[in-house]
The RNA shown here (c-di-GMP-I-GGC riboswitch aptamer) has 116 nucleotides and comes from a Gemmatimonadota bacterium. Model confidence (mean pLDDT): 77 of 100. Lineage of the source: Bacteria > Pseudomonadati > Gemmatimonadota.
RNA sequence: UCCGAGAAAGGUAAACCUCGGGAAACCGAGGGGCACAAAGCAACGGGUCUAAUAACGUCGUAUGAAUUGACAUCAAGGUGCAAGAGCAUACGUUCAUGAUAGCCGGGCUACCGAAG
Numbered sequence: 001u002c003c004g005a006g007a008a009a010g011g012u013a014a015a016c017c018u019c020g021g022g023a024a025a026c027c028g029a030g031g032g033g034c035a036c037a038a039a040g041c042a043a044c045g046g047g048u049c050u051a052a053u054a055a056c057g058u059c060g061u062a063u064g065a066a067u068u069g070a071c072a073u074c075a076a077g078g079u080g081c082a083a084g085a086g087c088a089u090a091c092g093u094u095c096a097u098g099a100u101a102g103c104c105g106g107g108c109u110a111c112c113g114a115a116g
Base pairs, nucleotide, nucleotide: 002116003113004112011036012035016031017030018029019028020027021026034102040108041107044105045104046103047100048099049098059092060091061090062089063088064087067083068082069081071080072079073078
């Protein structure tokens, strides 16, 4: 140094509950204890989660009000039909500047100590 003992002494703390923070993911404190030999630190790469901001965004769906028309209908007002890089609203979708180190890889640091 690798390694991690049916070793010792200590350490951390999942779910869940309470309080607080946050739009949320999630985080902090107390209780709790599933687990953990780096479950110590840090978001660099990947994954996953969230969707406030970006945003009157993208794409899609629905609805609505208009506009337009060598269209149909009507005596007319109008009604119907059709059209679009158009408008509004709602819902969904996408994107990290967010979260996760107890998802994985890599980085940094560290207590104790048998066998090898």